The RNA shown here (SAM riboswitch aptamer (S box leader)) has 106 nucleotides and comes from uncultured Eubacterium sp. It matches the Rfam family "SAM riboswitch aptamer (S box leader)". Its family is annotated with regulation of gene expression in the Gene Ontology. Lineage of the source: Bacteria > Bacillati > Clostridia > Eubacteriaceae > Eubacterium. The coordinates come from a structure-prediction model, not an experiment, and the mean pLDDT is 84.

[in-house]
RNA sequence: UUAUCAAGAGCAGUCGAGUGAACAGGCACUGUGACGCUGCAGCAACCUGCAAAAACAGUUGUACUUUUUUGUAAGGUGCUAAUACCUGCGGGCGACCGAAUGAUGA
Numbered sequence: 001u002u003a004u005c006a007a008g009a010g011c012a013g014u015c016g017a018g019u020g021a022a023c024a025g026g027c028a029c030u031g032u033g034a035c036g037c038u039g040c041a042g043c044a045a046c047c048u049g050c051a052a053a054a055a056c057a058g059u060u061g062u063a064c065u066u067u068u069u070u071g072u073a074a075g076g077u078g079c080u081a082a083u084a085c086c087u088g089c090g091g092g093c094g095a096c097c098g099a100a101u102g103a104u105g106a
Stems, first nucleotide, its partner, number of pairs: 001106005010040005018029003023088004041080003046076002048073008057065003084101001089098003
């Protein structure tokens, strides 16, 4: 910089007090052990591999390179309470839409 963020997917061990990004307000999770960490399992398909189709250009080219689409695999990431838990800023009576911030990938 750009794409996505209402779908999907949890058990065990460990730790021992807070946690849900930050601030405020709410709400929720949590000594029936949360959060974190580790192991295993799983989800998804951004990158990647493979297959097929299409398109532009170049070259002698039924080929190669490039791009796009579809399918497939799961190697690199990511993720596995609640919409990114909800609200906050702008528009709208409102449902809702947009922004900002954040997260993840390239």